A computed fold for an 80-nucleotide RNA from a Desulfuromonadales bacterium, annotated as c-di-GMP-I riboswitch aptamer. It was read from a public genome assembly, where an Rfam model found it.
[in-house]
RNA sequence: UUCCCGAAAUGCCAAACCUUCCGUGAGGGAGGGACGGAAAGCCGAGGAUCUUCUGCAGGGAAGAUGGCCGGGCCGCCGAA
Numbered sequence: 001u002u003c004c005c006g007a008a009a010u011g012c013c014a015a016a017c018c019u020u021c022c023g024u025g026a027g028g029g030a031g032g033g034a035c036g037g038a039a040a041g042c043c044g045a046g047g048a049u050c051u052u053c054u055g056c057a058g059g060g061a062a063g064a065u066g067g068c069c070g071g072g073c074c075g076c077c078g079a080a
Base pairs, nucleotide, nucleotide: 005078006077012037013036017032018031019030020029021028022027035067041073042072043071046069047068048065049064050063051062052061053060054059
């Protein structure tokens, strides 16, 4: 120094819930709030889950979730 790894510290993000706005809905934006997070940073819907519409049915179409799993790129700190 790099990788694995994740003790400590500094900052960072912010689940549920509440208020408000948007959406038929899943959900999303903003403010408050912290359960957690070393990628809970960025990209991206492959798998998974969910919603709406449709179809007798197999299914089809349009969407949602990146804080479910996997993938790509980049990255702070440094004990064992």
The organism belongs to Desulfuromonadales, within Bacteria.